[in-house]
RNA sequence: GGCUCGGUAGCUCAGUCGGUUAGAGCAACGGAUUCAUAACCCGUAGGUCGUAGGUUCGAUUCCCACCCGAGCCA
Numbered sequence: 001g002g003c004u005c006g007g008u009a010g011c012u013c014a015g016u017c018g019g020u021u022a023g024a025g026c027a028a029c030g031g032a033u034u035c036a037u038a039a040c041c042c043g044u045a046g047g048u049c050g051u052a053g054g055u056u057c058g059a060u061u062c063c064c065a066c067c068c069g070a071g072c073c074a
Base pairs, nucleotide, nucleotide: 001073002072003071004070005069006068007067010026011025012024013023019057028044029043030042031041050066051065053063054062
């Protein structure tokens, strides 16, 4: 340098072959329980969906460029 895959909550990930509320588990916080702690249970908060453009009535999803990571080839 070329090709492939990936980037979504603090962490690990799902997601929709474009459709109006973006989710799970763990973690955090609050509550319940307990003599107390842990575990279990209930709830709450937490997201410019890597960046910037384009197409569209509408983009996390499609297209282009770039950034970052992993792998392969040279």
Transfer RNA from a Clostridia bacterium, 74 nucleotides, folded computationally. It was read from a public genome assembly. Its Rfam family is "tRNA". It is annotated as a transfer RNA.